[in-house]
RNA sequence: GCUCAAAUAGUGUAGUGGUUAUCACGUAUCUCUCACUAAGAUAAGGUCCCAGGUUCGAAACCUGGUUUGAGCA
Numbered sequence: 001g002c003u004c005a006a007a008u009a010g011u012g013u014a015g016u017g018g019u020u021a022u023c024a025c026g027u028a029u030c031u032c033u034c035a036c037u038a039a040g041a042u043a044a045g046g047u048c049c050c051a052g053g054u055u056c057g058a059a060a061c062c063u064g065g066u067u068u069g070a071g072c073a
Stems, first nucleotide, its partner, number of pairs: 001072007010025003018056001027043005049065005
């Protein structure tokens, strides 16, 4: 330099263009216990990497960019 893939909550992750973006771990509160762990209940936490475009409607499709990874030279 070229090709391909990925970016979603603190971490990991699901998500056929259409109701309020999923689950696990973690965090907070409560129940339970003499107490802790475990277990159970509830809650908070996401401008879906950035900027445009297409569309009635975009996390998803298209273009460009950034970062990361793999391959080729």
This is a predicted structure of a 73-nucleotide RNA (transfer RNA) from Mortierella sp. AD032. The RNAcentral record of the sequence draws on ENA and Rfam. The source organism's lineage runs through Eukaryota, Opisthokonta, Mortierellomycotina, Mortierellaceae and Mortierella. It matches the Rfam family "tRNA". Rfam classes the family as a transfer RNA. The prediction has a mean pLDDT of 81.